[in-house]
Predicted 3D model of a 107-nucleotide RNA (SAM riboswitch aptamer (S box leader)) from Virgibacillus necropolis. The sequence is in RNAcentral, with records from Rfam and Ribocentre. Its Rfam family is "SAM riboswitch aptamer (S box leader)". From the family's description: The SAM riboswitch is found upstream of a number of genes which code for proteins involved in methionine or cysteine biosynthesis in Gram-positive bacteria. The source organism's lineage runs through Bacteria, Bacillota, Bacilli, Caryophanales and Virgibacillus. Model confidence (mean pLDDT): 85 of 100.
RNA sequence: UCCUUAUCAAGAGCCAGGGGAGGAAUUUGGUCCUAAGAUCCUGCGGCAACCUGUUAUGUAAAUAAUAAGGUGCACAUUCCAACAGACAUAUGUCUGAGAGAUGAGGA
Numbered sequence: 001u002c003c004u005u006a007u008c009a010a011g012a013g014c015c016a017g018g019g020g021a022g023g024a025a026u027u028u029g030g031u032c033c034u035a036a037g038a039u040c041c042u043g044c045g046g047c048a049a050c051c052u053g054u055u056a057u058g059u060a061a062a063u064a065a066u067a068a069g070g071u072g073c074a075c076a077u078u079c080c081a082a083c084a085g086a087c088a089u090a091u092g093u094c095u096g097a098g099a100g101a102u103g104a105g106g107a
Base pairs, nucleotide, nucleotide: 001107002106003105004104005103006102007101008100013044015043016042017041018040022033023032024031027082028081029080030079046073047072050070051069052068053066054065055064056063057062078099083096084095085094086093087092088091
């Protein structure tokens, strides 16, 4: 980098240090965060429970618990829309696709 598969409406920092301008994946539009210092990096703390481990039940498949190990995550639904369709109707609601993110397995 590619393929398969599961999940993506919940949750969690007004912390300390660094840094100094844009950031919210990409393009367009909207909207939002940001010199009262964001995004980002480090530390500590936290959330969650995908994989491993452990425990309980079970013949097994599996289910539940736990949070030790491997990841992950912490403005706004993946911030919203874009493509297709359904319904009401000129803008909304819903479903799906596409794109993306993360885990696990594989090439």